[in-house]
Molecule: Glycine riboswitch aptamer
Organism: Miltoncostaeales bacterium
RNA sequence: GUGACGCUGGAGAGAGGGUGCAUCAGCACCCCGCCGAUGGGGAAAGCCUCUUCACGAGGUGCAUCUCUCAGGCAGAUGGACAGCGGGGG
Numbered sequence: 001g002u003g004a005c006g007c008u009g010g011a012g013a014g015a016g017g018g019u020g021c022a023u024c025a026g027c028a029c030c031c032c033g034c035c036g037a038u039g040g041g042g043a044a045a046g047c048c049u050c051u052u053c054a055c056g057a058g059g060u061g062c063a064u065c066u067c068u069c070a071g072g073c074a075g076a077u078g079g080a081c082a083g084c085g086g087g088g089g
Stems, first nucleotide, its partner, number of pairs: 005085005014032001016031006033073003038070002040067003046060005
C1' cells in the first nucleotide's frame, strides 16, 4: 500500500394503478412512469497486428461516462464511495 473485517457517513427514483390473497406502507401477477452509487453490458483516444505505407479490418482499452438485462423507486434492508480502526490517561 492492497484485501478482509468492525464502526460511522452515504444519493437517486410512484407510500402509482388493477386483480387475487390478506387486512401495515404486506405477498403474487399484470400495466404505466421513473432511478443508477450493488451486480452486469458497452466503448473513445492511445497502443498492437494484418502490413513498409494509405484505406480498411481485427485485438486491447478506465470510469463516478454510457445502457438499463438483473436490481431498485415511504421506512427498513441494500448501497458505489469516503473517514477511522496499537494501548493507557